Predicted 3D model of a 528-nucleotide part of an RNA (small-subunit ribosomal RNA, 5' domain) from an uncultured Gammaproteobacteria bacterium. RNAcentral holds the full RNA, with entries from ENA, Greengenes and SILVA.
Context: one part of a larger RNA
RNA sequence: GAUUGAACGCUGGCGGCAUGCUUAACACAUGCAAGUCGAACGGUAACAGCGGGAGCUUGCUCCCGGCUGACGAGUGGCGGACGGGUGAGUAACGCGUAGGAAUCUGCCCUAUUGUGGGGGACAACCCGGGGAAACCCGGGCUAAUACCGCAUAAGCCCUACGGGGGAAAGCGGGGGAUCUUCGGACCUCGCGCAAUUGGAUGAGCCUACGUCGGAUUAGCUUGUUGGUGAGGUAAGAGCUCACCAAGGCGACGAUCCGUAGCUGGCCUGAGAGGACGAUCAGCCACACUGGGACUGAGACACGGCCCAGACUCCUACGGGAGGCAGCAGUGGGGAAUAUUGGACAAUGGGGGAAACCCUGAUCCAGCAAUGCCGCGUGUGUGAAGACGGCUUUCGGGUUGUAAAGCACUUUCAGUAGGGAAGAAAAGCAGACCGUUAAUACCGGUCUGUGCUGACGUUACCUACAGAAGAAGCACCGGCUAACUCCGUGCCAGCAGCCGCGGUAAUACGGAGGGUGCAAGCGUUAAUC
Numbered sequence: 001g002a003u004u005g006a007a008c009g010c011u012g013g014c015g016g017c018a019u020g021c022u023u024a025a026c027a028c029a030u031g032c033a034a035g036u037c038g039a040a041c042g043g044u045a046a047c048a049g050c051g052g053g054a055g056c057u058u059g060c061u062c063c064c065g066g067c068u069g070a071c072g073a074g075u076g077g078c079g080g081a082c083g084g085g086u087g088a089g090u091a092a093c094g095c096g097u098a099g100g101a102a103u104c105u106g107c108c109c110u111a112u113u114g115u116g117g118g119g120g121a122c123a124a125c126c127c128g129g130g131g132a133a134a135c136c137c138g139g140g141c142u143a144a145u146a147c148c149g150c151a152u153a154a155g156c157c158c159u160a161c162g163g164g165g166g167a168a169a170g171c172g173g174g175g176g177a178u179c180u181u182c183g184g185a186c187c188u189c190g191c192g193c194a195a196u197u198g199g200a201u202g203a204g205c206c207u208a209c210g211u212c213g214g215a216u217u218a219g220c221u222u223g224u225u226g227g228u229g230a231g232g233u234a235a236g237a238g239c240u241c242a243c244c245a246a247g248g249c250g251a252c253g254a255u256c257c258g259u260a261g262c263u264g265g266c267c268u269g270a271g272a273g274g275a276c277g278a279u280c281a282g283c284c285a286c287a288c289u290g291g292g293a294c295u296g297a298g299a300c301a302c303g304g305c306c307c308a309g310a311c312u313c314c315u316a317c318g319g320g321a322g323g324c325a326g327c328a329g330u331g332g333g334g335a336a337u338a339u340u341g342g343a344c345a346a347u348g349g350g351g352g353a354a355a356c357c358c359u360g361a362u363c364c365a366g367c368a369a370u371g372c373c374g375c376g377u378g379u380g381u382g383a384a385g386a387c388g389g390c391u392u393u394c395g396g397g398u399u400g401u402a403a404a405g406c407a408c409u410u411u412c413a414g415u416a417g418g419g420a421a422g423a424a425a426a427g428c429a430g431a432c433c434g435u436u437a438a439u440a441c442c443g444g445u446c447u448g449u450g451c452u453g454a455c456g457u458u459a460c461c462u463a464c465a466g467a468a469g470a471a472g473c474a475c476c477g478g479c480u481a482a483c484u485c486c487g488u489g490c491c492a493g494c495a496g497c498c499g500c501g502g503u504a505a506u507a508c509g510g511a512g513g514g515u516g517c518a519a520g521c522g523u524u525a526a527u528c
Stems, first nucleotide, its partner, number of pairs: 001528004006524005013375006019368002021333001026331003030328003035078003040075002043071002047069003050065006085286003094211007103203002108199002111196005116150001118148002125140006156165003170191006178185002212258003219249003224246008261283004265276001267274002288309005311322004339365001341364003347361001348359004378408004388399004412469001414464005422455001427449008472517005477498003483512005493500002
């Protein structure tokens, strides 16, 4: 000199864009952060409509009916493995770069084939019981895209090449003939379902090289190193097991100890290098502590389950409940770090055919000069060089065109009015094309129409009034830009280094003046 996720002191007008627990991975009150689908299902607790009935105060109350819109609880499906947080652990194939072969991959795309016929249950519900509660038990009824056989098997899997094994589910829209038990069959379209092929995406595994300090850590290792056989996995492998051999690593630093998430990058520097790894992005690890598996395409799963432990809470003492390193917020620790805010309008995600619902992701707002950038605090004129202050050799000098005065302007802030863009879709109507038996339905293209904004009193524009509301901080001995007076008298004090102060101190304290930066300025800490 540059820099910082900074803090502290004094001061503080506005805006834009960023950033904001670096410490206790300490403990957490409260609210919210993952749901959705009735176009899978049986149904009807609530609300609304409709129909029927009763009472009657003649427009209200009650009862009945899943008939309709819808829908609590339940069965079932998909999603809760994403998104969000933190950096405790980890010196490791964890990360980075470059390769590899023995693998899996829901939703999505491509292609082919199929979707036939049956069965038995369990919730909900009803009845009964236990418990303070959490919740649990017994009996009975029932549906499905829940569950289980049968049939079929191009491809798939196993094979001793003879053969063997193994699948599925329906739901919704529309409809001219034909049939009909008047429910529908049947046809067609859409969404699904099963099997297989290829892809895309995602993930698992292996290898080479690189990846902090300590030798006052020199030896380490028994599933250890290799083989055979078996098991196991989606998959290679001591991954696991039995047997056999005695290997494997190490001064090119094994083992041990300490420290640490890694990278893109960021800071500095002419570069080489050094230091760091906040925000943002990629990967990894973790989710009160330790262990374990279940489900699933995917987890050994932050807001799932089980066991143990510590802690907190409830209890009728028998037993139960919980996990903010999600967003806010609280206590504590600390020099120190924000609101228990708004909205799903946009972007994205989950579910759904869609309407839509959910979304503390996200977009915004609030707080903080924490940082960067921009703007303002007026402009011109004005010498009687006013008053006052300071100083003086008492003549004056300086503050100083500075003020006043005169003439102007109105950025920003204030008040009032106007006012974009972020919004395109979906929806509705019409035309054409595709599909089809069909001018239904459905899908696509085009045209027209039309709804949706948290921010928001938005950006921006116009008008109004009036210089009106807006300057401080540090320094002035040398380094280092900037000097005098008074007070003090080795005292009080200053100080980054040299050093000042003991009676004229440009070095302490005050004042006047000056210098440097400026909504900041200094100090401290840290890095180059």

Its mean pLDDT, the model's own confidence on a scale to 100, is 86.